[in-house]
Molecule: small-subunit ribosomal RNA
Organism: uncultured bacterium
RNA sequence: AGAGUUUGAUCCUGGCUCAGGAUGAACGCUAGCGAUAGGCCUAACACAUGCAAGUCGAGGGGCAUCACAUGAGGUAGCAAUACCGAUGGUGGCGACCGGCGCACGGGUGAGUAACACGUAUGCAACCUGCCUUCAACAAGGGGAUAACUCGUUGAAAGACGGACUAAUACCCUAUAACACAGGGCUCCCGCAUGGGAAUAUUUGUUAAAGAUUUAUCGGUUGAAGAUGGGCAUGCGUUCCAUUAGUUAGUUGGGGGGGUAACGGCCCACCAAGGCAACGAUGGAUAGGGGAACUGAGAGGUUUAUCCCCCACACUGGUACUGAGACACGGACCAGACUCCUACGGGAGGCAGCAGUGAGGAAUAUUGGUCAAUGGACGCAAGUCUGAACCAGCCACGUCGCGUGAAGGAAGACGGCCCUACGGGUUGUAAACUUCUUUUGUAAGGGAAUAAAGUGAGUCACGUGUGGCUUUUUGCAUGUACCUUACGAAUAAGGAUCGGCUAACUCCGUGCCAGCAGCCGCGGUAAUAUGGAGGAUCCGAGCGUUAUCCGGAUUUAUUGGGUUUAAAGGGUGCUCAGGCGGGCCAUUAAGUCGGCGGUGAAAUUUUGCAGCUUAACUGUAACAGUGCCGUUGAUACUGUUUGGCUAGGAUUUGGUUGUAGUGUGCGGAAUGUGUGGUGUAGCGGUGAAAUGCUUAGAUAUCACACAGAACACCGAUUGCGCUGGCAGCACACUAAGUCAUUAUUGACGCUGAGGCACGAAAGUGUGGGGAUCAAACAGGAUUAGAUACCCUGGUAGUCCACACCGUAAACGAUGAUAACUCGCUGUCGGCGAUACACAGUCGGUGGCCAAGCGAAAGCAUUAAGUUAUCCACCUGGGGAGUACGUUCGCAAGAAUGAAACUCAAAGGAAUUGACGGGGGCCCGCACAAGCGGAGGAACAUGUGGUUUAAUUCGAUGAUACGCGAGGAGCCUUACCCGGGCUUGAAAUGCAUCUGACAGGAGCAGAGACGCUCUCUUCCUUCGGGACUCUUUACAAGGUGCUGCAUGGUUGUCGUCAGCUCGUGCCGUGAGGUGUCGGGUUAAGUCCCAUAACGAGCGCAACCCUCAUCGCCAGUUGCCAGCAUGUAAUGAUGGGGACUCUGGUGAGACUGCCGGUGUAAACCGUGAGGAAGGUGGGGAUGACGUCAAAUCAGCACGGCCCUUAUGUCCAGGGCUACACACGUGUUACAAUGGCCAAUACAAAGGGCAGCCACCCGGCGACGGGGUGGUAAUCCAUAAAGUUGGUCUUAGUUCGGAUCGGAGUCUGCAACUCGACUCCGUGAAGCUGGAUUCGCUAGUAAUCGUAGAUCAGCCAUGCUACGGUGAAUACGUUCCCGGGCCCCGCACUCACCGCCCGUCA
Repeated sequence: AGAGUUUGAUCCUGGCUCAGGAUGAACGCUAGCGAUAGGCCUAACACAUGCAAGUCGAGGGGCAUCACAUGAGGUAGCAAUACCGAUGGUGGCGACCGGCGCACGGGUGAGUAACACGUAUGCAACCUGCCUUCAACAAGGGGAUAACUCGUUGAAAGACGGACUAAUACCCUAUAACACAGGGCUCCCGCAUGGGAAUAUUUGUUAAAGAUUUAUCGGUUGAAGAUGGGCAUGCGUUCCAUUAGUUAGUUGGGGGGGUAACGGCCCACCAAGGCAACGAUGGAUAGGGGAACUGAGAGGUUUAUCCCCCACACUGGUACUGAGACACGGACCAGACUCCUACGGGAGGCAGCAGUGAGGAAUAUUGGUCAAUGGACGCAAGUCUGAACCAGCCACGUCGCGUGAAGGAAGACGGCCCUACGGGUUGUAAACUUCUUUUGUAAGGGAAUAAAGUGAGUCACGUGUGGCUUUUUGCAUGUACCUUACGAAUAAGGAUCGGCUAACUCCGUGCCAGCAGCCGCGGUAAUAUGGAGGAUCCGAGCGUUAUCCGGAUUUAUUGGGUUUAAAGGGUGCUCAGGCGGGCCAUUAAGUCGGCGGUGAAAUUUUGCAGCUUAACUGUAACAGUGCCGUUGAUACUGUUUGGCUAGGAUUUGGUUGUAGUGUGCGGAAUGUGUGGUGUAGCGGUGAAAUGCUUAGAUAUCACACAGAACACCGAUUGCGCUGGCAGCACACUAAGUCAUUAUUGACGCUGAGGCACGAAAGUGUGGGGAUCAAACAGGAUUAGAUACCCUGGUAGUCCACACCGUAAACGAUGAUAACUCGCUGUCGGCGAUACACAGUCGGUGGCCAAGCGAAAGCAUUAAGUUAUCCACCUGGGGAGUACGUUCGCAAGAAUGAAACUCAAAGGAAUUGACGGGGGCCCGCACAAGCGGAGGAACAUGUGGUUUAAUUCGAUGAUACGCGAGGAGCCUUACCCGGGCUUGAAAUGCAUCUGACAGGAGCAGAGACGCUCUCUUCCUUCGGGACUCUUUACAAGGUGCUGCAUGGUUGUCGUCAGCUCGUGCCGUGAGGUGUCGGGUUAAGUCCCAUAACGAGCGCAACCCUCAUCGCCAGUUGCCAGCAUGUAAUGAUGGGGACUCUGGUGAGACUGCCGGUGUAAACCGUGAGGAAGGUGGGGAUGACGUCAAAUCAGCACGGCCCUUAUGUCCAGGGCUACACACGUGUUACAAUGGCCAAUACAAAGGGCAGCCACCCGGCGACGGGGUGGUAAUCCAUAAAGUUGGUCUUAGUUCGGAUCGGAGUCUGCAACUCGACUCCGUGAAGCUGGAUUCGCUAGUAAUCGUAGAUCAGCCAUGCUACGGUGAAUACGUUCCCGGGCCCCGCACUCACCGCCCGUCA
C1' cells in the first nucleotide's frame, strides 16, 4: 500500500466482500512449565449458612463468667487434711450508663440528558469533629436514670410498673471575652448589594470534667491554619421536527419564614412576565470523566479491570441523632415478597467476602493471616478489620522457556505418485554414533520481604525527642533460589491448499452427498465436495462465531459531488441569516506573540534502573494540541467617525418588441337555417360497411345566423422572471436597451421559512356551444380487438369569477460578480455623406483553441479559472409506497420511512449480431420461359405400427435410391435354440506329445461329439523346425461416451472476404490500413488518403475440350500407284488426309475508333479456330453449426471375461391399417404397332467376353471361331421411308393374378431375375403448394461400367446422339457482400423481456 465482483471486451459511477489490529469474550479440536494481569457483560432476580464495626475499666455503677489472693464461716474427720465457701481485695470483665467511631473503607450502575460530569472562575452569601499554632479559663451546687433487684403481662419479640444507685451523663448559679446580637463615632477600600480596621464607646446573652501508677491524658471559650464539604456562574456534553409551541410558583418585585449559607427554597400581596427555529416543550436512549481500541492524522467506537466525581442500598416516603447522613450491615410509616406463630402478633433485606438457586453462549474458593500497608478505639499493651496481603480454580489475555543438539545416504523399509524391469517424494527425516541436561524425578541446603514498632536497659540534650545495646514479632513458606545425582529421558497440535491468499496430486461421489467470506464449485476424468499422500501458515496453541475501528476520499473540516451515472427547488419578490467596493482615522472583539495559573495520579512517549530475560514494576523528563488571567502587536476581519465614485438606484432625450389588461372592428373557412337551380347518388377506406339521400341529399347560387381560431408575412426572428405571447385599431400599464446630462453615495449579492405567479387536464357557480372531441354507440379489422381505421357523439374545448399547484415546468445545466485565443451569421441602438469599410453597447445562433470532462461533449450565453449564498445526492428494489401531519370541495398535492430482498442496478463509448431501418450490389433469388413433382400403379428409402427379432447409424436447409458401388445361406452387427472357455485369429516363455493334417464309419439340423485307420522333418546327435495338451502374462468385444479425441466429411460458399508487422489516433476496449470516388466476376484494378507494406483467400500456374504446326505411323487411315474379291485397306505399298498421343504455337483488351485523369468500359470494328474469365474440371481463406462419424480406421476413459467373447442351424433385416421423400411407367396421334434403313462416344473382358452354326416361339441349351484386345463384346436409339390404328379406358397403359418354363447357385418356401401363353387394375395431364434449368444448357434418345454366382438397377457413376424457348427488369420472396443509422441483444431476434394464471 491494496485486491475480488456488473461487461463479449472497455473506461467510469457505485454498492457488496476480503486481507490488518483489538476484546471482561463464547464455541470446536488440542494441551508441558513458569511469571504476570483478569474473571456474572444476562435477572438493580430471589437468597440457606458463616463472617464483613467496633473499642475504651486511665469516665462510671458494678461482678454474670475466668484466674489469683485472703482465706471469715460451714460440713466430714482424732488430726493432718479434704470439700463447700462469704469477701470486688487484685488481674480482668458479659450485659448496662457514658465517650469516640459507625457519614470511612467495601459493592453496584437501577435512576439521571441534569450545574450530574469535565474545565475555568466566584462566595463582599457559607460550615468544618479529630489535627497544628496562639490566647484565656476550669469556682460552687443540685436533681435524676440505666444496670441490679422485686413484680405484672406475652407463645415469642418484647413491653409495663414499684424500689435503690454512679459518672468525663444531665441541670442551676458564678466568672468572662478579641465570641454573638442591638445602638453609636472615626478612617480606609471595593465589584452593585457592600467590605475592612480602630474605638479607655454603650446595652444585653452564653462555658467547663475529671481520671491517674504524678510520666501524663483529657475539658471550656476565642482567633488563625490545614483538611473536607456546601452554593453560584461561563463554556462543553446523544438521537428524533413524522415532537412547534411551552409555562401559574410559572418570570420578576418589595416583605416575611426557613437554612451553615444565597435563592420562589416556602408563604401572602403586586405586576405579567419567562423560554423557544442558535431547537423550547415532549419522546427515546444513557451514569460522567481520566482514559482504552483503531486510525498517517482529523476522526470513529467504547467506558470491564485501576483512579476521580455522582447516584443508589428490597420498592416508595419521612425525619431523628450528629461536625458531617436524610445514613448498605440505624429508626419510623406504607407496599410487595420470604420466614416464625399458641393466629392474638412478630422477624428480615448479600448492588460487602465466600457460597446457593434462577437466567444465560458464558464468568472462580462457603480458603489462610492481620506478618506487612491502611483504618477505628485506646496513654499504652492491645482488640477489631472478607479493607488489604497471600493461597486455590480457569490457556481468558500478555510475556518467557521447553519438547533436544551435532554427525549420519544402502538416499533403507513402509506410504503416496508416475511416462511403471525404472524414477520421484516423504527425506538427514528414521535407524545408528557422539554430546548436552533447561524442564522433570530424587536427595541436601535455604532466603529477602522486619523498615520499624513494642518491652527492658543506657547515654545526650532537657522533660519528650534522638542515639546505642538487648528482647520479641513471618500468613505466604521449607516457597523462591542454590548444589548434587539420573537419564533424550516427561512434553505437538490446529487450520488451510480454485482466485483474492502462502501451499497439488491420486481415489471415491456424479447438480447427489456436500462446500461457500465474495466471485462461485458439484450433471463420470472436481487442484473448490469426502478420504489419502504431500505442501503452506501459525504454534501450547490453532480455527470459527460475535462486536468495534481500519481499508471506506463510501457523509469528503483535512477530503466528494449534482448536462447524460443518485443529485439544481417550476419561477419571481422578500424578513431573518451568511457574504460584501475604494481612502484616511479610531478601537482592540476576532487574530498573532510574551509571561503567569491550572490542566490530579495512573496511562501514552523517551531515558535510566529492579525482578536470570521479557511482560511487569520503579524513577526522571516530555507531552497533555484545553481553559483562565495578564501584558503587548494592529497587517487582515469586525466596531465607530469622516469623506470618495468604478457597484446599485434615480433623472434627461431617443428607440424596440407576437410583453400585459380592457374595449371595439374585420375577412376567409366551418356548421346551421331559408329560398333557387338540379338529379341519383353522396360520404368514407388498404378494401368496405355503419351514416346521409327521391319527404330531393351531395354539388352549386343568393341571403341570414352562430361560435371559435387568426392563412400569407413567418425567420435556430422578437418580447416576457417562469408558465407563455401572433388579424387590425384605441385606451391604460409594465419592461429592456442606447446616447448624454444631472442626483444619491455601497443604498449591494444571495436568500431557510414566508408571500405571489404558475401549461394542460381536473373541480365549483353562471353563461356560451361553430369546430374538434375523452366517455359512449355503431361499422370494420382480428383467433379475439374493451385498440389502431371509419360514421356519429356527451363532458370538455370558449367567457366571467373562484379553486387546484402539478409536467420530459428541459438547456434534463440555481443565482450573482470577475477573468480567459479566434472566425462567422443575425436582431435593437449609437457613430458615419455612404448600400463600402472598420468600431462600440446589449441580445440571439453556428464553428473552433487552451482548459475541463468517464466519455459523449462544453468551450466569453462554459460543463474553463476563481469568489459568495441557496437547494439537492450517498447501491438497486420495496417506494415517492405505508403511517402520522398540513393543505384541498374532491381528484389529489406536500412532507416521507421501515421490515424484507438482490450483488448488482447504472452512465458513456467499442466489436459483433439483429432491424416488418436506409443506400449500393450480386446469385435460376424473383420475373420471362421450358420441363417436372404434388393425383394413379409400381420400385426404393424413411417415419409409425407390429414382432422373439423386424440390428445400428443419418433427422430443417446440410436425413429420407443416405452409410449400402449388390441382405436367399454367408454378409449380420438382431432373435430363438444347440455348443466352446487361453478360446475363431496374432505374439513370446515353460511343460508335454510325436504328431497335426488326412481317410473311413456312427448319431445329429449343424457346430460338435464318439470310434477306427494312417502316422513327422532336419541334424554337426548337443539340439532345432513344426504340431498337440496344460499353465501364466495376455486376448477378444459392431459394448458406452462424436459432449474426452485424431483423421475424414457436409454446410454457409467458389461467397470475397479474413488477418498481420511497423506507424498514427484513442485513458481504454478498439480504430486506421480494409473507409471515400470510380471500376470489376473478384479487397480486381485505378485515383484520393496517417498510413506504408505484407500474409491467407481472388486470379494465374495444373488437367480436359475447341484451331494449327512439328515428330511418330500399328491393330488405326487410304489420296495417288499396283494386286485381288460377289463384296470388304483384304494385300503390296504409302504418311498426303482422318485418327491416335507426344511436343509446341495461339488470346494479351495486343491493334483501331469513341468515352474517361486513370483503371476500365462501349463498338454488327479489323484480324482470328477461339474475344474480353473461350467451355468444363480439379482447387474450398479466417471461421460457424459442442453439425456428422467410437459401426471404415485409430485412440483416452468406463464396462463384460464359462460372456456384452466365439462357433453352428433356423428365422429376421423383405412384416403392413397408414404418412412422407426420391424415382420409373403412363394417361397417348409431335403417339402406339409392323416392316425397311442411317450415323456415335466412352468403357469392360480368360473361373471372363463370346462371333458363327444347330435346337427352342422365347428365356436359353448344345457345339464352336476369335480375341490377354484401336481387331471381339457391339445391332446404338430417337431419326428417316412406307404401312396400319382414328380419339375409345382404345392396337393407349401395363399393374395384378393363373399356368408353363429357363438360368445362377449346397439351396430360389419365407425371399431371385428372366421367358412364353393367358389375364388386362388404377390412370384421360393431377388442389393448396413446390423443384430443376440461361446453350451444346433444358428436354429427349439410347450406350457402357462398378458392385456381382445370381439379382430385386426403374438406383448410382460415366458416354455420346437430336437439340430448344426466354431474361423487360431488380418493386417484391429467399440467400449473400459493402457502407450508414438504431439497439435495454452478445447463448447474439429461435435474443431480451412484461403481465396474468398454475